[in-house]
Context: one part of a larger RNA
Molecule: small-subunit ribosomal RNA, central domain
Organism: uncultured bacterium
RNA sequence: CUGGGUGUAAAGGGAGCGUAGACGGAGAGGCAAGUCUGAUGUGAAAACCCGGGGCUCAACCCCGGGACUGCAUUGGAAACUGUUUUUCUAGAGUGUCGGAGAGGUAAGUGGAAUUCCUAGUGUAGCGGUGAAAUGCGUAGAUAUUAGGAGGAACACCAGUGGCGAAGGCGGCUUACUGGACGAUGACUGACGUUGAGGCUCGAAAGCGUGGGGAGCAAACAGGAUUAGAUACCCUGGUAGUCCACGCCGUAAACGAUGACUGCUAGGUGUCGGGAGGCAAAGCCUUUCGGUGCUGCAGCAAACGCAAUAAGCAGUCCACCUGGGGAGUACGUUCGCAAGAAUGAAACUC
Repeated sequence: CUGGGUGUAAAGGGAGCGUAGACGGAGAGGCAAGUCUGAUGUGAAAACCCGGGGCUCAACCCCGGGACUGCAUUGGAAACUGUUUUUCUAGAGUGUCGGAGAGGUAAGUGGAAUUCCUAGUGUAGCGGUGAAAUGCGUAGAUAUUAGGAGGAACACCAGUGGCGAAGGCGGCUUACUGGACGAUGACUGACGUUGAGGCUCGAAAGCGUGGGGAGCAAACAGGAUUAGAUACCCUGGUAGUCCACGCCGUAAACGAUGACUGCUAGGUGUCGGGAGGCAAAGCCUUUCGGUGCUGCAGCAAACGCAAUAAGCAGUCCACCUGGGGAGUACGUUCGCAAGAAUGAAACUC
C1' cells in the first nucleotide's frame, strides 16, 4: 500500500457555513468520451508456456505454435456512466395560514436573601467545631426594629419538559431578530448530499485596557489536627468571579457514537401541531415532528444497541494501524504572554 476498523479495546474533527473535488431523482431524443465487439498494423530477438527434435541422459541447444493481457487506426452496438436537448414532480426550496419555545442581541424594571452604613431597643456574650482555638464584642457586638447603599444571582413554577449547529440558554416587560414544526398543495423545477483547504462560532480558566466589587474565593496569613500537615476542618483574605471592548481557541467540548438518504416487529410515557368520532374541564382512533423507557429480528468479544441503531444498504469527509519514548524534540504557523496547532526519531520492551 492493500485489507480491516473507529460507543467502552488504537481510532469521529468541539460545532457550523461553504470553495475545489467526489457522488447524485423520473420520462423521451441526439452524440459516442468511458464501456462492449469485429478487422488491420504493431507488440525485435532471447526469456516464459505447450508440442516435437539434437548432444548416451540432464543441464544446454534447435524447430514449430501459443502468449506478449498493450498501443494505434478503422467499422459497428447504445443497456450503463458521461455529455447535450426537451419534459416531469416524489428530492430540495418558495408562498399562504397557524400555534409552541430558558434560541439570540439591546434597553428598562421587580422582589427575596447576603454584606455594609445610620438610628432605636437591649446586655454579655457571639461565632465556629468531632472537640477547640484563631476571630468579633462593654469604644456596646450577636439578637431585634426602621431607614439607606451596593453588587451578584433569579426560590416556587421546574418536568429523563422546552429551545439552539455545538458551546450553551431560566425573574418580569419592551424593541429588533434567527431557526424548527403543523396545515395547505398555489409557485420554481434536481436548484441536491458531502465537503480537503478556507471562513465563522466556540464552557471554564487565563491575558490586555478601563470600570465595578455584595457574596464566594486560587494565592497568602493565622488557628487547629498530626510523628510531620506546605492538606482535609475553622477564622480571615487578594487576584478572579461581574460589565464594556479586544485576545486566547482549549475541555471527560461526551451520546466517549461524523453528516445525509432509504429500508427493517411491537408496547408504553411525554412535548408541539393536524384530522376524525363520542355523552366534550375529558376520552377514543389516527397522522406529522421532537424527546424518553422497554423490547423482536439482526448486530456485537461481551457489556449492550435495537426506527433517535451500534441492524440492512448507499454517498462524502475525518481518523486508527503494538506499549513506552511523546502529544515530547526540532522546524514552521498563530498568540501580548500563557501557550495552541502541526508533529518525528534514536533507544527500549